About this RNA
This is a predicted structure of a 1482-nucleotide RNA (small-subunit ribosomal RNA) from a metagenome. Rfam family: Bacterial small subunit ribosomal RNA. Rfam links the family to the GO terms structural constituent of ribosome and ribosome.
[in-house]
RNA sequence: AGAGUUUGAUCCUGGCUCAGGAUGAACGCUAGCGGCAGGCCUAAUACAUGCAAGUCGAGGGGCAGCACAGGUAGCAAUACUGGGUGGCGACCGGCAAACGGGUGCGGAACACGUACGCAACCUUCCUUUGAGCGGGGAAUAGCCCAUAGAAAUGUGGAUUAAUACCCCGUAAUAUCGUUGUCAGGCAUCUGAUGGCGAUUAAAGCUCCGGCACUCGAAGAUGGGCGUGCGUCUGAUUAGGUAGUUGGUGAGGUAACGGCUCACCAAGCCGACGAUCAGUAACUGGCGUGAGAGCGCGACCAGUCACACGGGCACUGAGACACGGGCCCGACUCCUACGGGAGGCAGCAGUAAGGAAUAUUGGUCAAUGGACGCAAGUCUGAACCAGCCAUGCCGCGUGGAGGAUGAAGGUCCUCUGGAUUGUAAACUUCUUUUAUCUGGGAAGAAAUGUCGGUUUUCUAACUGGCUUGACGGUACCUGGUGAAUAAGCCACGGCUAACUACGUGCCAGCAGCCGCGGUAAUACGUAGGUGGCAAGCGUUGUCCGGAUUUAUUGGGUUUAAAGGGUGCGUAGGCGGCCCUGUAAGUCAGUGCUGAAAUAUCCCGGCUUAACCGGGAGGGUGGCAUUGAUACUGCAGGGCUUGAGUACAGAUGAAGUAGGCGGAAUUGACGGUGUAGCGGUGAAAUGCAUAGAUAUCGUCAAGAACACCGAUAGCGAAGGCAGCUUACUGAGCUGUAACUGACGCUGAGGCACGAAAGUGUGGGGAUCAAACAGGAUUAGAUACCCUGGUAGUCCACACUGUAAACGUUGAUGACUCGAUGUUGGCGAUACACAGCCAGCGUCCAAGAGCAAUCGUUAAGUCAUCCACCUGGGGAGUACGCCGGCAACGGUGAAACUCAAAGGAAUUGACGGGGGUCCGCACAAGCGGUGGAGCAUGUGGUUUAAUUCGAUGAUACGCGAGGAACCUUACCUGGGCUAGAAUGCCCUUGAUGGGUCCAGAGAUGGAUCGUUUCGCAAGAACAAGGAGCAAGGUGCUGCAUGGCUGUCGUCAGCUCGUGCCGUGAGGUGUUGGGUUAAGUCCCGCAACGAGCGCAACCCCUAUUCUUAGUUGCCAGCAUGUUAUGGUGGGGACUCUAAGAAGACUGCCCGCGCAAGCGGAGAGGAAGGAGGGGAUGACGUCAAGUCAUCAUGGCCCUUACGCCCAGGGCUACACACGUGCUACAAUGGCGUAUACAAAGUGUUGCGAGCCAGCGAUGGCAAGCCAAUCACAAAAAGUACGUCUCAGUUCGGAUUGCAGGCUGCAACUCGCCUGCAUGAAGUUGGAAUCGCUAGUAAUCGUAUAUCAGCAAUGAUACGGUGAAUACGUUCCCGGACCUUGUACACACCGCCCGUCAAGCCAUGGAAGUUGGGAGGACCUGAAGACAGUUGCUGUAAGGCGCUGUUUAGGGUUAAACUGAUAACUAGGGCUAAGUCGUAACAAGGUA
Repeated sequence: AGAGUUUGAUCCUGGCUCAGGAUGAACGCUAGCGGCAGGCCUAAUACAUGCAAGUCGAGGGGCAGCACAGGUAGCAAUACUGGGUGGCGACCGGCAAACGGGUGCGGAACACGUACGCAACCUUCCUUUGAGCGGGGAAUAGCCCAUAGAAAUGUGGAUUAAUACCCCGUAAUAUCGUUGUCAGGCAUCUGAUGGCGAUUAAAGCUCCGGCACUCGAAGAUGGGCGUGCGUCUGAUUAGGUAGUUGGUGAGGUAACGGCUCACCAAGCCGACGAUCAGUAACUGGCGUGAGAGCGCGACCAGUCACACGGGCACUGAGACACGGGCCCGACUCCUACGGGAGGCAGCAGUAAGGAAUAUUGGUCAAUGGACGCAAGUCUGAACCAGCCAUGCCGCGUGGAGGAUGAAGGUCCUCUGGAUUGUAAACUUCUUUUAUCUGGGAAGAAAUGUCGGUUUUCUAACUGGCUUGACGGUACCUGGUGAAUAAGCCACGGCUAACUACGUGCCAGCAGCCGCGGUAAUACGUAGGUGGCAAGCGUUGUCCGGAUUUAUUGGGUUUAAAGGGUGCGUAGGCGGCCCUGUAAGUCAGUGCUGAAAUAUCCCGGCUUAACCGGGAGGGUGGCAUUGAUACUGCAGGGCUUGAGUACAGAUGAAGUAGGCGGAAUUGACGGUGUAGCGGUGAAAUGCAUAGAUAUCGUCAAGAACACCGAUAGCGAAGGCAGCUUACUGAGCUGUAACUGACGCUGAGGCACGAAAGUGUGGGGAUCAAACAGGAUUAGAUACCCUGGUAGUCCACACUGUAAACGUUGAUGACUCGAUGUUGGCGAUACACAGCCAGCGUCCAAGAGCAAUCGUUAAGUCAUCCACCUGGGGAGUACGCCGGCAACGGUGAAACUCAAAGGAAUUGACGGGGGUCCGCACAAGCGGUGGAGCAUGUGGUUUAAUUCGAUGAUACGCGAGGAACCUUACCUGGGCUAGAAUGCCCUUGAUGGGUCCAGAGAUGGAUCGUUUCGCAAGAACAAGGAGCAAGGUGCUGCAUGGCUGUCGUCAGCUCGUGCCGUGAGGUGUUGGGUUAAGUCCCGCAACGAGCGCAACCCCUAUUCUUAGUUGCCAGCAUGUUAUGGUGGGGACUCUAAGAAGACUGCCCGCGCAAGCGGAGAGGAAGGAGGGGAUGACGUCAAGUCAUCAUGGCCCUUACGCCCAGGGCUACACACGUGCUACAAUGGCGUAUACAAAGUGUUGCGAGCCAGCGAUGGCAAGCCAAUCACAAAAAGUACGUCUCAGUUCGGAUUGCAGGCUGCAACUCGCCUGCAUGAAGUUGGAAUCGCUAGUAAUCGUAUAUCAGCAAUGAUACGGUGAAUACGUUCCCGGACCUUGUACACACCGCCCGUCAAGCCAUGGAAGUUGGGAGGACCUGAAGACAGUUGCUGUAAGGCGCUGUUUAGGGUUAAACUGAUAACUAGGGCUAAGUCGUAACAAGGUA
């Protein structure tokens, strides 16, 4: 000091979360020791038991109990006696009990803190000091007697003492009254010093030393009272107050005071927050933080308050009294039922509550306290011990060496390696701690006691002895022996630390982001690793990070946030010069700021924590002295801020009145006839009772075309025909007047569009609601026809708007360019300048960016308003306003981890522009209808194996399922297995025959005995093992291959430049192209993958070469044939070369290039065709071609065999074939290809057969022979429009071929049979030239073939393209976006379901506070004619006051509630489609 999280990515805003520290803590796992500290935060709930405040016999009467003298009796033991002694229960008396100890209820207050004051006060004990201590009296406890009661407790009588009580005397520097002098102050007054008068006191004890006692004075200590300042939240608490505020008088108090009372006055407090409500003990300090702050107030210390709840006084120096009293109340206990007793928020302890907090311990040894002359007694204060890892601190659990890097574990590419790991074993060393042995404190200073010295006494000094709870503890010594001692959490990122297995959106994890759906570093376990360590994690709380409430230190155009606008009150702020003052301000000084804490230094426990000593500091408060720049205050002056005056022009500025024309609608009249109107198209509507149209007249209301603008005016809202009156304003000029008169502005007041409301008018148009017509799946909408409020006026309300420049007001300062409005510069259409306004563009600067930029969002100043994550919500409740509608003010629970701004790249749009493609259009032919073939779906089945599924599956994998193939089913079999390698043994192997069986297989039998000299080799069988095998799963783990966008023109990089950045530029622009093809321009310059070219076929020519090809000429031969000799001319074959490049011409153009029926040329602008497929997309396809990770099966999911199935069949779809006929069918005759294939083959020819085919058989391993006939075509004939001489399905019979085998399930032939079908609905496909259409040929696979398929080949050979509006797909630029899984996107609301919190609510039930009335204990005060006492006084009675109780009406605040309202969250529900693109009505 920061980090994670919004996005595809970016910057910003903004919230949430984390890392740190702390804790009176709690919980989980674990646990060796010690020191120091801490320990009911909850129920101020209730308490059993014990203890916590007594002491004094040197105050007193006394003597119950104890002890001892003594006495009596007795031998004694012992019994009785015995206040004589030590002492002492109870009693009188004194002092203490008001301290110490506990708790935090109450209290928002002079309670606390701080600083002052008391000229308004008290103070026992203590210190100093002055004076005094005389005389007398009457009682009363106790004791004794009697008596009531269960007890607590009394009652009566008799008698008695005091340091108890009373009286008298004396007495002042005390108190009161009165009267002088002096001094001072602060109003009352105070101080000093006098005079006179009056009043008031005491107690004794003694060891003889003294201690007590009384009245004063002073001090000290402790208190009381007053005041300034400080001290929580809420305004959804705005008014409060009657003893209230003050005065006079009286009472009361230690003392001032409405503290109390009588009378008088009407004040007092409050926006600088009264009152009310809620919460809370306050402080020193503690935690955190860089600090400022924020949070807290355990322990320790100071203060306050309280003592079962409430009230009250008594005693006393002190209390309205924790372990005192009286009364009321609640509760508990005792009881003989009549009455009584009690108060742990003292120490322990118990119960309860709770997540949670200890022993019914020891001692007065020390410190302190009470009493006492003292010894001493008491002391749950205190000191110690016990329990608890609750915290802080310290120590230890060993150190060194030790590699075969052991075993084991874990992981892996697994003969082996890596890691755990020098870790262990092993060797050696040490001994803290634990354990055992022995020793053993300080804390004790003093006191006490016995002596001594000094001394008048007091007292001081000194010697001996005595006193320790803790504790035989701390500590020290020695012995033994590594011996007694490690866990917890984490390991996806933040955040240090990784692998395996298990699990399979399950179980679970999670602080945030998020993990888990079969390869999880995120779950669980293990190994390993990291962190901390006697602890480690979790949870709660606080501060920090958070500059996320911003004083230090934030913002408000668009992220949350400027009030709708003005006027103006309080307040805040305020121009220049001078003088005074000294409040603020600054400086010096003094006092204070308790101790502890904190900081620094020093010291003591072995160290540390802890403790001791010292120093410094201490923001603050008060007082005093000084300074005077600034601010304030007072006074004087100034003119520039502000205002006034005069002059001038300006404008849709306002209010009221008058006037005007056009249009609209209506009425009346005329002309006129069948429609009008309206829409995308229609209909409703109007119209023959005469509309619409047109002309004239009249009426009404509303709004003001052109000018008109990018303009003007106004504070804003807003303002528009012309004119009159009244009113307001800014501007310019002059510089005459005033002299800071100013700015802002919480509350307040006024104005304030539209809609809306009230009353009364008015009502032409338009038009919510409403009605009808359309549209639609629906259409409570958009469109149409009507139409009422309203729209208009007057008056009165309402008070809100995207009231927006989403930009508060005022002032100052900071480059320019340009347009415009109103003035000025004497005149001016020229010109440049000044002032004020309204605009546009830009420098600097600012900003997250977009953008702003003298009209700031720049740089400053003043004042006001407002913001603090999204939703809930501008909602609820309360209050205020309003006639209402509604407005203003304005939350919380709950919920999410985002919501948001600007910009970027894409994608998308029923956005735009440009362009392309058989994309449309123009054409030709099809599909969709029929029959059949084939594939698919579905269904069926034992099985109908599997895969492919929009385009991009469906005559696809399959280029050929009868067995095989074959993966499927049924059944029969095998288990190292059907195949291969290595090893061992055996010897054959192989073949034949027979039996069983469906076969696989099993059995029997015949005969032979491989090669080699050998080693051995080949082969076969058997055997053990290592490697099997799987068309089982995952194409979403993969490689490879492939489809598609798309043969579309795109996709990128380096360097530079621009931008905070994502990114951009280049690649955009202007042209051009089939093309990111090329040219030009340009902050770009270059480059790569694509395009094109290079390759192949084809079209022309040439060269070379001529066999198996060819044959013009020559020769020869045949019925005939390149048959033969020969030839290379031609065709052809196959190798090479040429050729085409917009090269030439014309036109256009800067160029690239385009155009031309141009020339030339076989071919012309890429000649035609092929191969060739950029970055990428679709988790596209394929684990069944192959390969491969992982998982699964192993007498089976492997392997063998037979049979069956893949060929099923109500049906649906795709792709095809054949047709429906005359451009045809049939018959006869006849012509012309290319490219292939062939020895298990092609098979001429001849023969047989109607034929398929069979028999014989030449030739050919093929430019030689064969398949082989090409067909459409042509010629002739026939059929004559029909279900036919079309069409051939289906079926029957008879055959042929292949093959172990044609039943399921092959092909072919002949004869017979002769179905549907007469050109095909919606819809849809292909094709732009040698193409479509049409015709046949060949081949692969293959025994054969379901081929009408696929792949090639040639023959014949068209039509059309105006064009790019539309459909589909694509490319580029641009625009919008709330999309980014990217429009098959996103997303809204109702309803239905579940859960959660909240509002309202008839009511029900609590709480605290206050008012009124009634009653009223104890006590106090007042009175008193009764009773009593010598007296002081007391009792009784009466009145006032009052805790409490009761009644009552309201207010405030909770809980709960039938029902009800909206909100949030949740799964893939329902209905629609509102928003985001022009979101389909912006």